RNA sequence: AUGUUAUCAAGAAAGGUGGAGGGAUUAGACCCAUUGAAGCCUUAGCAACCUCCCGACCUAUCGGGGAAGGUGCUAAAUUCUACUUAAUUUUUAAUUCAUUUAUUAAAAAUUGGAUAGAUAACCA
Numbered sequence: 001a002u003g004u005u006a007u008c009a010a011g012a013a014a015g016g017u018g019g020a021g022g023g024a025u026u027a028g029a030c031c032c033a034u035u036g037a038a039g040c041c042u043u044a045g046c047a048a049c050c051u052c053c054c055g056a057c058c059u060a061u062c063g064g065g066g067a068a069g070g071u072g073c074u075a076a077a078u079u080c081u082a083c084u085u086a087a088u089u090u091u092u093a094a095u096u097c098a099u100u101u102a103u104u105a106a107a108a109a110u111u112g113g114a115u116a117g118a119u120a121a122c123c124a
Stems, first nucleotide, its partner, number of pairs: 003122006013043005021032003026082004044074003049070002051066006078116001083113002086111010
């Protein structure tokens, strides 16, 4: 690397350097950027995965607290959409029924799931 597990609508920026791009990738949309992008450096901060302390429980977890250390992060939901069938709602069309209604198909919205990605821990 691959794999496994967990999380991803919260939170947290200044300075220096640099000089035109950036928001992972493909497409579209949208947005940030010469009032200075990416990258790099310094300092600060956020968070609490690893970690530390306490308690419950009894061996695997749960709850509370801390932030010294290892990572991570510090525009916008992982910026949004794409694939999917499942659920719900709405609309339209067709068929059925005397009517109520029922069935089918399509479209849209919301929720969920999948894929991809990011981060952490573990495994090898």